A computed fold for a 687-nucleotide part of an RNA from a Melioribacteraceae bacterium, annotated as large-subunit ribosomal RNA, domain II. The coordinates come from a structure-prediction model, not an experiment, and the mean pLDDT is 85. The organism belongs to Melioribacteraceae, within Bacteria. The full RNA is in RNAcentral, with records from ENA. It matches the Rfam family "Bacterial large subunit ribosomal RNA".
[in-house]
Context: one part of a larger RNA
Formats: sequence, structure tokens, C1' cells
RNA sequence: GCCAACGAGUUACUCGUAUGUUGCAAGGUUAAUCCCCUUAGGGGAGUAGCCGUAGCGAAAGCAAGUCUGAAAUGGGCUAAUCAGUAACAUGCGGUAGACGCGAAACCGGGUGAGCUACCCUUGUCCAGGAUGAAGUGAGGGUAAAACCUCAUGGAGGUCCGAACCAAUAUAGGUUGAAAACUAUUUGGAUGAGGUGAGGGUAGGGGUGAAAGGCCAAUCAAACCCGGAGAUAGCUCGUAUUCUUCGAAAUAGCUUUAGGGCUAGCCUCGAGUAAUAGUGUGGCGGAGGUAGAGCACUGAUUGGGCUAGGGCUGUCACAACGGUACCAAACCCAGACAAACUCCGAAUUCCGUGCACAUGUUUCUCGGGAGUCAGGCAGUGGGGGAUAAGCUUCAUUGCCAAGAGGGGAACAACCCAGACCAUCAACUAAGGCCCCAAAAUAGUAGUUAACAGAGAAAGGAUGUUAAGUUGCUUAGACAACUAGAAUGUUGGCUUAGAAGCAGCCAUUCAUUUAAAGAGUGCGUAAUAGCUCACUAGUCAAGCGACUCAGCGCCGACAAUGCUCGGGACUUAAACUACUUGCCGAAGUUAUGGAUUCUGAAUUUAUUCAGAAUGGUAGAGGAACAUUCUGUAUACGCCGAAGGUUAACUGCGAGGUUGGCUGGAGUGUACAGAAAAGCAAAUGUUGGC
Repeated sequence: GCCAACGAGUUACUCGUAUGUUGCAAGGUUAAUCCCCUUAGGGGAGUAGCCGUAGCGAAAGCAAGUCUGAAAUGGGCUAAUCAGUAACAUGCGGUAGACGCGAAACCGGGUGAGCUACCCUUGUCCAGGAUGAAGUGAGGGUAAAACCUCAUGGAGGUCCGAACCAAUAUAGGUUGAAAACUAUUUGGAUGAGGUGAGGGUAGGGGUGAAAGGCCAAUCAAACCCGGAGAUAGCUCGUAUUCUUCGAAAUAGCUUUAGGGCUAGCCUCGAGUAAUAGUGUGGCGGAGGUAGAGCACUGAUUGGGCUAGGGCUGUCACAACGGUACCAAACCCAGACAAACUCCGAAUUCCGUGCACAUGUUUCUCGGGAGUCAGGCAGUGGGGGAUAAGCUUCAUUGCCAAGAGGGGAACAACCCAGACCAUCAACUAAGGCCCCAAAAUAGUAGUUAACAGAGAAAGGAUGUUAAGUUGCUUAGACAACUAGAAUGUUGGCUUAGAAGCAGCCAUUCAUUUAAAGAGUGCGUAAUAGCUCACUAGUCAAGCGACUCAGCGCCGACAAUGCUCGGGACUUAAACUACUUGCCGAAGUUAUGGAUUCUGAAUUUAUUCAGAAUGGUAGAGGAACAUUCUGUAUACGCCGAAGGUUAACUGCGAGGUUGGCUGGAGUGUACAGAAAAGCAAAUGUUGGC
């Protein structure tokens, strides 16, 4: 992992409540116990008790009233306004382990020191080698000592190193040979040494040269049994079918925030039936948002006017004057605001004996829930950085709980809400060259960028369309040829300044077809080149600006490129228009199923219409298994079971035939449950 079997809402109660059925009914009902028949059942007796028929008060008590109070015109509860009770079944609740499995823990009583820690008693073990303390002897030495030398001696938590004990490093091993080992290497090895045997200390206790170590492969509190099915607001699991409706992820409170309670939203039943509810329109109202505005509040730019102040002049003081400084108030112009408003929408909300649509969707009461982590998109805001697949509100839609078509793929975007069947039709979004269903469709334009097929400020004789304006056969624009002079080197400044470093300006005047006291380059300054301006040649359009369409640059990311791909350029791109077609579980067609409504009748059928996505969840109807009762069947001429085929039912399932099997088993109607498995790291067995 697979298969088989087992495996989770049960049972009890003079318990509560609701619904259904049945009996009796202002009443209903027995419990214990006893008797009878006979059996694990039935009949009878039994009125103790319980519920109801009357309430109010704490109570005495009073009573259709009562309590409060000295007393109520009061106020509270109640009556007038009238059904219960018993049994059974079902839903839910309560008390019990209460749907099943699951802790870590807590407490009680015991069992453990044959492992290990420490201690006590008694034994035992430590090859070999090295070093050579004290002491002692002899010699030297001294006044005597000290001291020196040579011997002797054999100390030591001494040295080297086996046994023994330990475990430093590396490698292997890590479903191991081994639940701590192997190989090499290493530390101690006469000591606080190693070890045998016997004994002691016990669980909030021991023991500990102390690591929270060790106390039988278990230790921040051992193990075994019991309390015990501890508790688990937590996780997981919870078993057949069809069918109707169908949520929530919000508010308030919560030692509350992943839990609960009440309300909201769902479902089932009963009632109410109207001036119900809802939508659209009409009519009557509410409001201070968007926008706008500056009349208030505040903020604010420039100018004017002008208090006050600063600076400054005359000035001993006083006083007066100036001001391109700051600036109140006022005036003009401009302009800002969630906590400003002289104004002010759309949407929204409320009302309405109005109209139309719908037709109980509204509302009331009762039984049963689930939900309290929501998410994305559009719109209006707050927070953030006018960041986030961010966060927090409001509002609408969708996902959640929604399949189908489109979007290459893609919960939420666009289209559209799947009862079932069909090798039928029409459409939506989106598409129609090929992949790939349908136009290589049409008309008129645009784009040349592989733009389409990612992006801004900004930049540019890209190109197309529209417009404004200037010059132009009295010859424009471009090109070419020629000229572009004189007073004068204008004045100043300067070493110099001559059109061309800089400053000044009434930037003049003359000759001219025209020529600036000079547009650039250039020189130390001149010179030189050039431009404006003019003439000639040529011959028809040429400039400047505005606005719009489509393009260009700006344009940089990590494995190979790409619009989904191939490919596409008067298009298979873009703009505008036109006609076809394709395209979904939409709609239609045909057949069928179920439910509801209406009609008809032969009263269980027909016809017509509508409805039938669905998680949590509520309601309804069925199938299968085992046993029991009643009735009735089958079976050695072959039951159950196994296996295979056919038929049948919307389905759970059912029926029949063949083969196998070898003794029991169905059907109908009721009843009762140890009543349905794929999941629980489920349990047991097998493979």
C1' cells in the first nucleotide's frame, strides 16, 4: 500500500418542551401493593400522589379579585376573553462518560538499588623497567657543629609501559554485526586506584568530586494498578438513495477576540388576508454631500490707501521731514479648506385611501438550525507614499455555495444561472488565414514602426488631414555670379580696442541698386573670411505658426526566442461604416421525470401553465441488513451463499437464466434495532 472483518448521536429517567396519533374530557391518570388466568405475558382491584379547573400576597390570609398603603381618582399581577390529561412515536433540551478516538498532567496504594549513584562489611588484583627523598654507615672537615664526598637505603596522589580501568582524535557504522559498536590513536596504571561477594538509602523521596546527572534501554519528579470512559472552548473521523427550500462570515455583551449568549440572515408548522409587502411612475416632504463660492471662520498672493513700528536726515531735548523696510484696518484684482458656507445637485430616505406590475414575497406565534476567520472587482472615503494580491469603513456585484462559453492557461473579469435525453435550430460575450467552428467579405481612410504585440516627462524638416498668416510673373524661396562703400580707427576705456574684451548713445550722417557705428569666424591690435541688405541668371510656387490622427527616439535583468503559436504589411494591423456566418448546459424544438397552481372529470387520471445550480443547515419520501409477530409460499426434481449474463427501477436496489454449491429460505403487512464505511498517521488478520 491493497483486501477482508470490526469501527462513532446510544441507553436510562413518575425529567422538561414542541409536533403528530389515539382514548377520555372540566376533568384526565394511576404508582407501590394485592388478586386471578397463566406465562414471562394478559385481566382486575388499588385515588396515595400528579396535572388541570383561580388568582393575588413574603406570609397570616382574602378571593374574581388580591397586593401595596392610614387611604387610594391610583399602580403591580390576575379574571372577564374557557381544554385539559394519559399513553405511544418523533424533534430538541436537561441529568448522566452522552457521537467516537486522542493528551500533557493530578491523586491513592503498591513494586523496584541483580542497571546505575553513594555508603557499610569482607575478600581479591596491579608483568616488567626507570628515578633514587628521608634516614644510616664510612671518609674528609670543625673548638664543637654546620657542611662536602663515597656508599647504603628504597620514599613518591613520581616516571615509561602490559593486565585492568577509562574514553582524546579521526574514520566507519546510522533500515548498524551492535537501541552507543568497530579500527587506528589516546589518558591513568601504588592510588581520591580497579574489582568480586554480602548488605543499606525509595519517588517531592534517595543518591550526586554537581552534568538536573543517576535511581532496571524510562527521570525538571521511576514503574505498576486504581480514581478513570479525568478534562480537552483543540485536531481528526462520523457509514444507503432520491427530493423541496437554502444561509452566514454582521451588531451588542463577554478574563472576550480561532469559544459563547441574544438579535440578524435559513428552514418547518400554524395564524393573519388588508389600506399587507416590494418595484416603476405621479404627488408631498427631509437633507447640506459632489460641485461651487468667499457672505462668516481660518489660511492666502500682488497692488492701492494708510494707523503703528524699524531705518534714516535736521537734531541738546521736544518737534518735523524722508523711506525700493515690516505692516493692522479699509479698497481693487487673484485664489484655498474633512473639522468654512451666501449657495447647492444627482443618487438616497420618509410619506401617500393615487396609477400600473407582482401576488403573500409582508407581519405574528411556535419547533429546528447553521453562521460570528470571509475574499475579489467597481464606486465613495480614512490609514499608507492619491505604494502593496496592503489595511479599515460604506455601497453594489460575484466567488464562497455556481457548472457552461469567452479571456492562451487563470475562484472573483465579460457572457450566462446546469431537472434528464437528442449526431436538431437561433443567439450572447467573443470571434470568422492555418492550428481551430465561422468572411483570405465589402466600402472609405490611416500606419511602414514588425508599430499592431508593455511605459512617462521630454525631443525631432516622419507622415496625413484641417486652419491662421506672410512673400510671389512688378519674378518669390533655394542655388550660382557680382557688390556689401564713405565721414570713421564713432566717443570712452585701454599697452592696444580699428564693426566684433568692456562701457556710452539723439545707433548719426553721406554716396547709393544696396551696404548695421555691424550676424558670426578671425588678429596682440590691424588684416582676412562671412552675414544682414542689393543687382543679375533661373522660372512657380515658397516661408512662419496653430491644431488633430497614426507613427519615431526616450526603452536597461538575470537558462532561448515568441503576438497562445504559425504566420500577417492597399493586412490576417488601426479608424469609421455595412452585410453575412460561427459560437454556451442561454433560448427554441421533440420526448421524458418530479413538485406546485389552475381547469376538467371517470376520484386517480387527463390537459394547460410555472418551477426544479447549491456548501453549512432545516423539511419530505424511499431502498437495503438482522430479528420478532400475523398471513402465505418455495426447497435434495436442489435452499442460502459464490460466479456470470440478460432484463428492470430516477436511485439506493430488484427480478430471471446458466454454472457452482449441498440444506435451509422467501413474499405481503406490521413491529424492534448491536441497522449501511473509503478515510479517524483507525483496530485485528491476510498478502